About this RNA: The RNA shown here (transfer RNA) has 73 nucleotides and comes from a Gammaproteobacteria bacterium. The coordinates come from a structure-prediction model, not an experiment, and the mean pLDDT is 80. Rfam family: tRNA. The family's RNA type in Rfam is transfer RNA. Lineage of the source: Bacteria > Pseudomonadati > Pseudomonadota > Gammaproteobacteria.

[in-house]
């Protein structure tokens, strides 16, 4: 050089035939405990890697482009 796959909340990850983005862990508050942990409640946090396209409408289809991992020469 060429061809996959994957990037989404601080971590790991769902999100599947387009329709206002979750979930577990961390974190914070409060109940419980003499403390701590354990459990119960309830909160906080994402322009979905970046620009652009189609569409009424885009995580999710298209086209470039970054970055990670594979494979081939």
């Nucleotide at each position: 050089g060429c061809g996959a796959a994957c990037g989404u909340a601080g971590c790991u990850c769902a999100g599947u035939u387009g329709g206002u983005a979750g979930a577990g862990c961390u974190c914070c508050u409060g109940a419980u405990u003499g403390u701590g942990g354990u459990u119960c409640a309830g909160g906080c946090g994402g322009u979905c890697g970046u620009g652009g396209g189609u569409u009424c409408g885009a995580a999710a289809c298209c086209c470039a482009u970054c970055g990670u991992u594979c494979g081939c020469c």